Record summary:
Predicted 3D model of RNase P RNA and transfer RNA as a complex of 487 nucleotides. The coordinates come from a structure-prediction model, not an experiment, and the mean pLDDT is 77.
RNA sequence: UGAGUCAGCUGGGCGGUCGCCGCGCGCGGGUUCGUAACCGCUGGCGGAGGAAAGUCCGGGCUCCGCAGGACAGGGUGCCAGGUAACACCUGGGGGGCGCGAGCCUACGGAAAGUGCCACAGAAAAUAUACCGCCGGGCAGUGCCGGGUUGGCCGUUCGCGGCGAAUCGGGUACGACACGGUAAGGGUGAAAAGGUGCGGUAAGAGCGCACCGCGCCGGCCAAAGCCGGUGGCAGGGUAAACCCCACCCGGAGCAAGACCAAAUAGGGAAGUAUGCUGCAUCGCAGUAAAGCGUCGUCCGCGUAGACUUCCGGGUAGGUCGCUACAGGCGUAUGGCAACAUAUGUCGCAGAUGAAUGAUCGUCACUCGACGAAAGUCGAGCACAGAACCCGGCUUAUCGGCUGGCUCACACC
RNA sequence: GGGCCGUUAGCUCAGCUGGUAGAGCACUCGGCUUUUAACCGAAUUGUCGUGAGUUCGAAUCUCACACGGCCCACCA
Numbered sequence: 001u002g003a004g005u006c007a008g009c010u011g012g013g014c015g016g017u018c019g020c021c022g023c024g025c026g027c028g029g030g031u032u033c034g035u036a037a038c039c040g041c042u043g044g045c046g047g048a049g050g051a052a053a054g055u056c057c058g059g060g061c062u063c064c065g066c067a068g069g070a071c072a073g074g075g076u077g078c079c080a081g082g083u084a085a086c087a088c089c090u091g092g093g094g095g096g097c098g099c100g101a102g103c104c105u106a107c108g109g110a111a112a113g114u115g116c117c118a119c120a121g122a123a124a125a126u127a128u129a130c131c132g133c134c135g136g137g138c139a140g141u142g143c144c145g146g147g148u149u150g151g152c153c154g155u156u157c158g159c160g161g162c163g164a165a166u167c168g169g170g171u172a173c174g175a176c177a178c179g180g181u182a183a184g185g186g187u188g189a190a191a192a193g194g195u196g197c198g199g200u201a202a203g204a205g206c207g208c209a210c211c212g213c214g215c216c217g218g219c220c221a222a223a224g225c226c227g228g229u230g231g232c233a234g235g236g237u238a239a240a241c242c243c244c245a246c247c248c249g250g251a252g253c254a255a256g257a258c259c260a261a262a263u264a265g266g267g268a269a270g271u272a273u274g275c276u277g278c279a280u281c282g283c284a285g286u287a288a289a290g291c292g293u294c295g296u297c298c299g300c301g302u303a304g305a306c307u308u309c310c311g312g313g314u315a316g317g318u319c320g321c322u323a324c325a326g327g328c329g330u331a332u333g334g335c336a337a338c339a340u341a342u343g344u345c346g347c348a349g350a351u352g353a354a355u356g357a358u359c360g361u362c363a364c365u366c367g368a369c370g371a372a373a374g375u376c377g378a379g380c381a382c383a384g385a386a387c388c389c390g391g392c393u394u395a396u397c398g399g400c401u402g403g404c405u406c407a408c409a410c411c
Numbered sequence: 412g413g414g415c416c417g418u419u420a421g422c423u424c425a426g427c428u429g430g431u432a433g434a435g436c437a438c439u440c441g442g443c444u445u446u447u448a449a450c451c452g453a454a455u456u457g458u459c460g461u462g463a464g465u466u467c468g469a470a471u472c473u474c475a476c477a478c479g480g481c482c483c484a485c486c487a
Base pairs, nucleotide, nucleotide: 001407002406003405004404005403006402007401008400009399010398012362013361014360015359016358017357018356020047021046022045023044025043026041027040028039029038049382053393054392056391057390058389059388060387061252062251063250064249068298069297070296071295073248074247075246076245077244078092079091080090081089082088093107094105095104096103097102108243109242113241114240115237116236117235130185131184132181133180134179135178137176138174140173141172142171143170144169146167147166148165149164151162152161153160154159193211194210195209196208197207198206212232213230214229215228216227217226218225219224256319257318258317259316266310267309268308269307270306271305274286275285276284277283278282290302291301292300312486313485314484324346326345327344328343329342330341331340332339333338364379365378366377367376368375369374412483413482414481415480416479417478418477421436422435423434424433430467439453440452441451442450460476461475462474463473464472
């Protein structure tokens, strides 16, 4: 200098004008015995975010039946720690990627069981054998040399040569069936541990080395790591059912509480109307079915009803509501997440829903003009609280700071 | 604000125990008819809303995102 990687910060500044919301602020009015409520103001103070978003997780809070038991259902899934809790965070381990800083990781169990693995292929999981390789057998064929029989030719009469039939032998090839084998070929996403050397009729963990796997021992808090040992039996899929371990009751601030107002405690359909006693068309008890913000059963509560649909009325106010697992600083403990102690700060609460509009100026980016100073024009993200927190995920124009890595150049 | 569901051909919908996507209507062409409709026959239909992941293989399973739709006040 270039390329990269990780962490953090920021989210335009200043001023004027006109507005909006809130306030256990101030002043004035007004009322009252006195407050309060109420009304007003050239008053004062405060007034969106890192994601307020998606509503994907977790919790607080509120109600429901004590938040009970079993099943079902859902979730999490290497180990340890943190936390109110988590699917989050921190540290460690395994695996993958990168030269590296570093990044990614749904990462329990396939030897409990069940299912699935299309097409292709011999075979897709009780192994099997299509081609191939090897062994002995065997119909046959070629070649080699030999025996026996009779024929022809030659003859020095000893025999020699030629071709034929037949017999058994050796060797090579080999249709066929049998056996061995799983090295090789071929199929497939995947083929029964992998690679290499030895070995063998051919082969094979058959033997050996390394890797993988199982078992044993040691170390660590654990995941895991290291060493020894055994030739070694089991393909993949659990984001298929499932098994194992742990966790989860349901609903949500339109939760819920209170005040006020108004109406018809109405109609239709369906389900149920049991049992016992008194006793006679009712009353009392019980609780099988019903209902009680859980799908089923048990348990608990409840009462003569319950479910669905059609209607009727009001759509006003107060609380919940913002002070908390709160922000910032310091000290201590811890590798860290975080915890403890202490100091300090007070930081939106609207409800058809405030937090805005506009002007000036400066800053930033881009474009045009210009030699330059500069001038003119345009732009200035994503988005916006709605009970509150902790996370995750997604959106986001740009700018700034720091740590680290690699390459090149120079000293 | 909260809860729930859907997205497949031009339209309305199947297919969702993973094995390579269909039906009806519409459109196009041919036939029938003087012509049109109806009818008969044939053919074309698709990144399965988007992007990742699991798997040999995804419309289907998982995650994230986008778009669209439905429901929820109180009183008696």